Guanidine-I riboswitch aptamer from a Bacillota bacterium, 119 nucleotides, folded computationally. The organism belongs to Bacillota, within Bacteria. The coordinates come from a structure-prediction model, not an experiment, and the mean pLDDT is 80.
């Protein structure tokens, strides 16, 4: 210097904002209700959501098992087949990160992005 491989999705959390719902104010109103307006510097539900965050399922990828076929002229045992099935165990490492921009009704650890950069 290049070339390959470390996985995808769901379910959630950190966190996040205000399209709705919920709450408060405020106007109408006899009171209350509808309704409208305003607020997210309004705990919260709906919603968004992690490469460096959890859990699950599958899927890789190592080793073992156990069962079926093949493999000798012919039978049995041994071997053995990058043969095919079903299970077990285990592992899927590491990992500092602006600003700026994107989308949505808005934003954010989301997307640009394991990006620039840094060690």
């Nucleotide at each position: 210097a290049g070339g390959u491989u470390u996985u995808c999705g769901g379910u959630c959390u950190a966190g996040g904002g205000u399209u709705c719902c919920g709450c408060u104010u405020c106007u109408c109103u006899u009171u209350g209700g509808a309704a409208g307006a305003a607020g997210g510097u309004c705990u919260g539900g709906u919603c968004c959501a992690a490469g460096a965050g959890a859990c699950c399922c599958a899927c890789c990828c190592a080793u073992g098992g156990c069962c079926g076929c093949c493999u000798c002229g012919g039978g049995u045992g041994c071997g053995g087949g990058c043969c095919g099935g079903c299970g077990a165990u285990g592992g899927g490492a590491c990992a500092c990160g602006g600003a700026g921009g994107g989308a949505u009704a808005a934003a954010a650890g989301c997307c640009c992005g394991g990006g620039a950069g840094g060690c």